RNA sequence: CGGGGAUUGGCGCAGUUGGUAGCGCGCGUGCUUUGGGAGCACGAGGUCGCGAGUUCGAGUCUCGCAUCCCCGA
Numbered sequence: 001c002g003g004g005g006a007u008u009g010g011c012g013c014a015g016u017u018g019g020u021a022g023c024g025c026g027c028g029u030g031c032u033u034u035g036g037g038a039g040c041a042c043g044a045g046g047u048c049g050c051g052a053g054u055u056c057g058a059g060u061c062u063c064g065c066a067u068c069c070c071c072g073a
Stems, first nucleotide, its partner, number of pairs: 001072007010025004019056001027043005049065005
């Protein structure tokens, strides 16, 4: 320098024919227990790496940038 991949709640991931973001773990509250753990119920927490564009509408398409990983030179 060129090519490819990844970037989504605290962590790990899904969401891939564009239609107002979900799962597991974790966290909080309650029930249960002598207490802890386990179990059950409820709840909080992200506007999707950053910026722009297309569209009625973008996590999803297009462009630029940033970080990380892989391949090549």